This is a predicted structure of an 89-nucleotide RNA (c-di-GMP-I riboswitch aptamer) from a Clostridiales bacterium. Its mean pLDDT, the model's own confidence on a scale to 100, is 82.
[in-house]
RNA sequence: GCUUGAUAAAGGUUAACCUGUCGAAAGGCAGGGGCGCAAAGCCGCGGGUCUAAGGUCCAGGUGGGGACUAUGACGGCCGGGCUGCCAGA
Numbered sequence: 001g002c003u004u005g006a007u008a009a010a011g012g013u014u015a016a017c018c019u020g021u022c023g024a025a026a027g028g029c030a031g032g033g034g035c036g037c038a039a040a041g042c043c044g045c046g047g048g049u050c051u052a053a054g055g056u057c058c059a060g061g062u063g064g065g066g067a068c069u070a071u072g073a074c075g076g077c078c079g080g081g082c083u084g085c086c087a088g089a
Stems, first nucleotide, its partner, number of pairs: 003088003012037002017032006035076001041082003045079003048074003054069005
């Protein structure tokens, strides 16, 4: 340097859920909590998924609704890029 992650050692992180808060929502942040993770560290580059404020269209004789759409979100959905501890060969 490349590669692998069986057994370690030092650690790291934190799912669901609860509380508060931001947001139209998806979801984010903080505290608690720990299902898990050898990159579950960072980056919305490709795909995919979620939401639909705004926009467009439909309905509107009892209507306050419905459909489509990302500029919003998800890195613990999969790829990709960058960086990284220890150990083995």

Notes
The model forms 95% of the base pairs in the Rfam consensus.